[in-house]
A computed fold for a 349-nucleotide part of an RNA from an uncultured rumen bacterium, annotated as small-subunit ribosomal RNA, central domain. The full RNA is in RNAcentral, with records from ENA and SILVA. Model confidence (mean pLDDT): 87 of 100.
Context: one part of a larger RNA
RNA sequence: UUGGGUUUAAAGGGUGCGCAGGCGGCGCUUCAAGUCAGCGGUAAAAUUUCGGGGCUCAACCCCGUCGUGCCGUUGAGACUGUCGCGCUGGAGUGCGCCGGACGGUGGCGGAAUGCGCGGUGUAGCGGUGAAAUGCAUAGAUAUCACGCAGAACUCCGAUUGCGAAGGCAGCUGCCGACGGUGUUACUGACGCUCAUGCACGAAAGCGUGGGUAUCGAACAGGAUUAGAUACCCUGGUAGUCCACGCAGUAAACGAUGAUGACUAGCUGUUCGGUCCGAUAGUGGUCUGUGCGGCACAGCGAAAGCGUUAAGUCAUCCACCUGGGUAGUACGCCGGCAACGGUGAAACUC
Numbered sequence: 001u002u003g004g005g006u007u008u009a010a011a012g013g014g015u016g017c018g019c020a021g022g023c024g025g026c027g028c029u030u031c032a033a034g035u036c037a038g039c040g041g042u043a044a045a046a047u048u049u050c051g052g053g054g055c056u057c058a059a060c061c062c063c064g065u066c067g068u069g070c071c072g073u074u075g076a077g078a079c080u081g082u083c084g085c086g087c088u089g090g091a092g093u094g095c096g097c098c099g100g101a102c103g104g105u106g107g108c109g110g111a112a113u114g115c116g117c118g119g120u121g122u123a124g125c126g127g128u129g130a131a132a133u134g135c136a137u138a139g140a141u142a143u144c145a146c147g148c149a150g151a152a153c154u155c156c157g158a159u160u161g162c163g164a165a166g167g168c169a170g171c172u173g174c175c176g177a178c179g180g181u182g183u184u185a186c187u188g189a190c191g192c193u194c195a196u197g198c199a200c201g202a203a204a205g206c207g208u209g210g211g212u213a214u215c216g217a218a219c220a221g222g223a224u225u226a227g228a229u230a231c232c233c234u235g236g237u238a239g240u241c242c243a244c245g246c247a248g249u250a251a252a253c254g255a256u257g258a259u260g261a262c263u264a265g266c267u268g269u270u271c272g273g274u275c276c277g278a279u280a281g282u283g284g285u286c287u288g289u290g291c292g293g294c295a296c297a298g299c300g301a302a303a304g305c306g307u308u309a310a311g312u313c314a315u316c317c318a319c320c321u322g323g324g325u326a327g328u329a330c331g332c333c334g335g336c337a338a339c340g341g342u343g344a345a346a347c348u349c
Stems, first nucleotide, its partner, number of pairs: 004320003007303002012317001014200004021193003025087004031081001033080002035076008050064005090190001091187003094183006102176007109153001113149004118144003124135002161168002205246006215239001219235004257316006265294005271288003275284002298305002322349003331342004
């Protein structure tokens, strides 16, 4: 490189947007670049193929022939492409209705926790397997009233919903985005994918400033133990929270890239539309959408997947090529740093 692969054996990029590139719906037309056909030229000789011939055979030698390619020329016009015209099924827009923990920002709320102050009240509280450290007669724990602070939102709550992914949950205003459905309204292929690039990206971490109730790396003490740099307990700093900036990684997982088409069914559920029924009742039909559970065919090494495919196809991107060495070294790029990205070899089995 070819071939073969990527749920779990090596292998899907964390996610999106998107330039170049690749690929691209239906009908008619133009051209003839690709494509196809005829002819011509060229493709040195030797060698090779095929058909003959000569050395007794062969090797060897001789004669003829074939030839993918390239160039030219004459045509063909299905397919790809090009030019033009048109179409509505792909894609998108408008309008009506609907949906949601989608995002940003502001306001508000109650419970709990801790603290402050006061009242009641007295000897313990707390904690554990058992204890002790700790707190408490300077009045703790418990309980009541008032106040303050920060963080998180019980029930509802669910194989629920929304979002590209990360992720998102008290109530509410404003702003923004998304999806679904209906429509004989509109545009008319405007599409798909996407190397480089740009943006987003949990937690932890970093910088500056704030905040600090809880929890709590580090740390201290008490236990346990042979020891105990742990598990358990009492404390507790960074952090956890906010603003702005950086970082850019995760078992960033469905370990399953995106888009489109096709291929038996059964069943639950979400949100629409439609029709029927009911009118205090919340049911049913059909249809679209999303999320689940089974299962024929098919696929699969099997487990299993099975219209949400890991089935049957098409297009584009990413990635894999024995284990260790190693996601290491070196170099380069990025970063304040931590570190991230790219990413070997010797050697060894």